[in-house]
RNA sequence: CUCUUAUCCAGAGUGGCAGAGGGAGACGGCCCUGCGAAGCCCGGCAACCGGCCGAAAGGCUAUGGUGCCAAGUCCGGCCCGCCCCAGGCGGGCAAGAUGAGAG
Numbered sequence: 001c002u003c004u005u006a007u008c009c010a011g012a013g014u015g016g017c018a019g020a021g022g023g024a025g026a027c028g029g030c031c032c033u034g035c036g037a038a039g040c041c042c043g044g045c046a047a048c049c050g051g052c053c054g055a056a057a058g059g060c061u062a063u064g065g066u067g068c069c070a071a072g073u074c075c076g077g078c079c080c081g082c083c084c085c086a087g088g089c090g091g092g093c094a095a096g097a098u099g100a101g102a103g
Stems, first nucleotide, its partner, number of pairs: 001103008013042001015041003021032003027076003043069003048065002050061004073095001078092006
């Protein structure tokens, strides 16, 4: 990087360093941010893998491997349906994120 598969309406800081950006990418929006962005440290959340228990269903575990800690994956783009039709709501696809596995 590609493929398969599961999940994506929950949860997580009045901390320290730092010092201007950030919310995946392109576009269009809408937001966060000197009342301190990214990043690092600490702290925390969470059972996907692992471990333990169990016949199973399932439970426990955050000393192991990952992940995560504004907003539904922040929202939209393509298709379908519905409605009180400048718009709204629902479903699907695509794209993406994370885990597990394969190449």

Description: Model confidence (mean pLDDT): 85 of 100. Predicted 3D model of a 103-nucleotide RNA (SAM riboswitch aptamer (S box leader)) from a Chloroflexota bacterium. Rfam family: SAM riboswitch aptamer (S box leader). Rfam's curators write: The SAM riboswitch is found upstream of a number of genes which code for proteins involved in methionine or cysteine biosynthesis in Gram-positive bacteria. The organism belongs to Chloroflexota, within Bacteria.